A computed fold for a 73-nucleotide RNA from an uncultured bacterium, annotated as transfer RNA.
RNA sequence: GGGGGUGUAGCUCAGCUGGUAGAGCGCUUGCAUGGCAUGCAAGAGGUCCACGGUUCGAGUCCGUGUAUCUCCA
Repeated sequence: GGGGGUGUAGCUCAGCUGGUAGAGCGCUUGCAUGGCAUGCAAGAGGUCCACGGUUCGAGUCCGUGUAUCUCCA
């Protein structure tokens, strides 16, 4: 320098055919219990990497950039 993958909650990751952003773990609160464990219930937490485009509508499609992984040279 060239090809490909990935970027979504604190962490690990889903998200179909474009149509209300989710799960597990973690965190907070309440209840049960002798209980900082365990069980149950409730809750908080997101500019979906950035910018632009298409569209009535974009996490999703298109372009450019960027970070990272990988292959080739």
Its mean pLDDT, the model's own confidence on a scale to 100, is 81.